Record summary
A computed fold for a 74-nucleotide RNA from an archaeon, annotated as transfer RNA. Its Rfam family is "tRNA". The prediction has a mean pLDDT of 80. The sequence was found in a public genome assembly.
RNA sequence: GGGAGUGUAACUCAAUUAGGCAGAGUAGCGGUCUUUUAAACCGAAGGUUGCAGGUUCGAUUCCUGUCGCUCCCA
Numbered sequence: 001g002g003g004a005g006u007g008u009a010a011c012u013c014a015a016u017u018a019g020g021c022a023g024a025g026u027a028g029c030g031g032u033c034u035u036u037u038a039a040a041c042c043g044a045a046g047g048u049u050g051c052a053g054g055u056u057c058g059a060u061u062c063c064u065g066u067c068g069c070u071c072c073c074a
Stems, first nucleotide, its partner, number of pairs: 001073007010026004020057001029043004050066005
């Protein structure tokens, strides 16, 4: 230098197939229970879907550029 994959909640990952309300588990927080803690159960919170732009009534999803990481070729 060329190519491929990947990036979503604090962490691990879904949702993309065919564009249509952004979710789960764990952790943390509050509550019930318990003498207390743990466990179990319940509840709430937590997101600029790496960044910038384009298409669209509507984009995590499609298109372009760019950045980080991994791999391959040179």